FMN riboswitch aptamer (RFN element) from a marine sediment metagenome, 134 nucleotides, folded computationally.
It matches the Rfam family "FMN riboswitch aptamer (RFN element)". Rfam describes the family as follows. The RFN element is a highly conserved domain that is found frequently in the 5'-untranslated regions of prokaryotic mRNAs that encode for flavin mononucleotide (FMN) biosynthesis and transport proteins. Its family is annotated with FMN binding in the Gene Ontology.
RNAcentral holds the sequence, with entries from MGnify.
Its mean pLDDT, the model's own confidence on a scale to 100, is 83.
RNA sequence: UUCUUCGGGGUGAGGCGAAAUUCCUCGACCGGCGGUUACAGGCCGCGACUCCACUGAAUUACUCGCUUGGGCGGGAAUGUGGACUGAACCGGUGAAAUUCCGGUCCCGACGGUAAAGUCCGGAUGGGAGAAGGA
Numbered sequence: 001u002u003c004u005u006c007g008g009g010g011u012g013a014g015g016c017g018a019a020a021u022u023c024c025u026c027g028a029c030c031g032g033c034g035g036u037u038a039c040a041g042g043c044c045g046c047g048a049c050u051c052c053a054c055u056g057a058a059u060u061a062c063u064c065g066c067u068u069g070g071g072c073g074g075g076a077a078u079g080u081g082g083a084c085u086g087a088a089c090c091g092g093u094g095a096a097a098u099u100c101c102g103g104u105c106c107c108g109a110c111g112g113u114a115a116a117g118u119c120c121g122g123a124u125g126g127g128a129g130a131a132g133g134a
Base pairs, nucleotide, nucleotide: 001134002133003132004131005130006129011027012026013025014024015023028118029117030108031107032046033045034044035043041106042105050083051082052081053080054079062075063074064073065072066071088104089103090102091101092100110121111120112119
């Protein structure tokens, strides 16, 4: 450099109601990737969603519109950059841990729908990266 494969988990009961796995009450469950003296959803950073700019290339690919024609205008894939991007403390052990142990606490894109971390959907997608081959 190139190819292949892999690459996200999780809700019960009761209540009100026309309708709620979404609200209310009680309880349960889940945790992508790399790093970090020692194992991390909460530390540092990355990825996913959304938005913006540029790109979309040599007379030349795709797509839509216009044009007699030459051609003109727009769009999308793609790529690059940027914006946005949640949440933790105390004690213990130790050389070392906001990572382990104990305790208490907290967080979770967008669209749909009776208001959703756990349902359905974009997504048989994308992806940080991991492993292997040449």